[in-house]
Context: one part of a larger RNA
RNA sequence: CUCUCCUUAAGGAACUCGGCAAUCUGGCCCCGUAACUUCGGGAGAAGGGGUGCCCUAAGGGUGAAAAUCUUUACGAUUGUAGCCUGGAGGGUCACAGUAAAGAAGCCCGGCCGACUGUUUAGUAAAAACACAUCGCUCUGCGAAGUCGCAAGACAAUGUAUAGGGCGUGACACCUGCCCGGUGCUGGAAGGUUAAGAGGAGCGGUUAUCCCCUUGAGGGAGAAGCUGCGAAUUGAAGCCCCAGUAAACGGCGGCCGUAACUAUAACGGUCCUAAGGUAGCGAAAUUCCUUGUGGGGUAAGUUCCCACGUGCACGAAUGGUGUAACGAGUUGGGCGCUGUCUCAAGGAGAGGCUCG
Numbered sequence: 001c002u003c004u005c006c007u008u009a010a011g012g013a014a015c016u017c018g019g020c021a022a023u024c025u026g027g028c029c030c031c032g033u034a035a036c037u038u039c040g041g042g043a044g045a046a047g048g049g050g051u052g053c054c055c056u057a058a059g060g061g062u063g064a065a066a067a068u069c070u071u072u073a074c075g076a077u078u079g080u081a082g083c084c085u086g087g088a089g090g091g092u093c094a095c096a097g098u099a100a101a102g103a104a105g106c107c108c109g110g111c112c113g114a115c116u117g118u119u120u121a122g123u124a125a126a127a128a129c130a131c132a133u134c135g136c137u138c139u140g141c142g143a144a145g146u147c148g149c150a151a152g153a154c155a156a157u158g159u160a161u162a163g164g165g166c167g168u169g170a171c172a173c174c175u176g177c178c179c180g181g182u183g184c185u186g187g188a189a190g191g192u193u194a195a196g197a198g199g200a201g202c203g204g205u206u207a208u209c210c211c212c213u214u215g216a217g218g219g220a221g222a223a224g225c226u227g228c229g230a231a232u233u234g235a236a237g238c239c240c241c242a243g244u245a246a247a248c249g250g251c252g253g254c255c256g257u258a259a260c261u262a263u264a265a266c267g268g269u270c271c272u273a274a275g276g277u278a279g280c281g282a283a284a285u286u287c288c289u290u291g292u293g294g295g296g297u298a299a300g301u302u303c304c305c306a307c308g309u310g311c312a313c314g315a316a317u318g319g320u321g322u323a324a325c326g327a328g329u330u331g332g333g334c335g336c337u338g339u340c341u342c343a344a345g346g347a348g349a350g351g352c353u354c355g
Base pairs, nucleotide, nucleotide: 001350002349003348004347005346006345007344008343010341011340014339019336027051028050029049030048031047036041038170052092053091054090055089059085060084061083062082066078067077068076069075070073093097105334106333107332108331109330110329111328112326113325117129118128134167135166136165137164138163139162145154146153147152171321172320173319174318176251177250178249181248182247183244184243185242186241187240190239191238192237196233197232201228202227203226204225205224208220209219210218211217252270253269254268255267256266279313280310291307292306293305294304295303
């Protein structure tokens, strides 16, 4: 010097990103216990008192013996001793009595997630996942869906109060407007459209025929075989017409106006499918920003309450609340402490030297 421990004057978070760490608290019994609440909770709330040993009363239970009664029975009643329980009261010793060990610190706000659960085996336990609830959608059974080339299997020895997919995420109050785009569902008149059908027409080959047969020369060309192939016909789909947002998603701008000023209930205009309703709001969302006002502090970029100018909240990619819960996160307070002012002493194990 390092590690693991122990103790500490006065102060008591001044430490620090942050009370991280370490104290404090602690069992049992009694008293007592707020807001809020889904009436279950909150709650061991909080906050107090007691606790050893000795003597011992009342009371309670059991109950031999004994007594009394009678329908003399394995009866009923009373109930001493003993045993169990109980602990008023008194005494006594210590600094200290759950004497050692083991054994919650507590309270008040905000945010997120309702909750118990689950998770990154080896940096993350969470506000992430799940969840009960709610909704949409598919599926009529040889179901939909999934695996498999198939047979077949799961779904399910289930049958729409069932099963699959997707979203939301207890509960309370609610969940606005837009179907123009994309998706899905339905529709079928018209347009477009594949293979196929169709075969107009064009070509190759060639029996044969013709031509100056000068050269395996040139030309015409039936049948058969064969290569192309127009019109016409020809589904779904797409175009088209509707519906649908707890489907994917979206939810404006400019100008003017009231008898102080300011502001604009009001008016005008452009655009849109429609222009953000309720509620919330500098928020886990606010750039400017340490917004402004208030609270708390001597002093507060954090925190709480408000305001509303929402760069860029907003309603099941749910909105706003919410008791209980949380090794979650953030702010404050009480208690307590070597976290600190500021360090000191001690124990053990290493390190170092010698062997």
Large-subunit ribosomal RNA, domain IV from a Candidatus Omnitrophota bacterium, 355 nucleotides, folded computationally.
The sequence was found in a public genome assembly.